The RNA shown here (transfer RNA) has 82 nucleotides and comes from Candidatus Shapirobacteria bacterium CG_4_10_14_0_8_um_filter_39_15. Rfam family: tRNA. By type it is a transfer RNA.

RNA sequence: GCCGAAGUGGCGGAAUUGGCAGACGCGCACGGUUCAGGGCCGUGUCUCGAAAGAGAUGUGAGUUCGAGUCUCACCUUCGGCA
Numbered sequence: 001g002c003c004g005a006a007g008u009g010g011c012g013g014a015a016u017u018g019g020c021a022g023a024c025g026c027g028c029a030c031g032g033u034u035c036a037g038g039g040c041c042g043u044g045u046c047u048c049g050a051a052a053g054a055g056a057u058g059u060g061a062g063u064u065c066g067a068g069u070c071u072c073a074c075c076u077u078c079g080g081c082a
Stems, first nucleotide, its partner, number of pairs: 001081007010026003019065001027045007046055003058074005
């Protein structure tokens, strides 16, 4: 340099026919149980905001009524070729 794959909350990881984004698990917070801890159980947990509401899938554009998903450029990581 060329080709291919991947990037989603604090972490792992779903959502592929383009149609509810934060599934599920871990972790965390509070509460219960316990003398206490662990374990177990319940509730909550993307971000901003007092609320209403707004925003969020690596970054920036585009297509579309509608994009995590399709197109283009770039960034990062991994693999292959030279």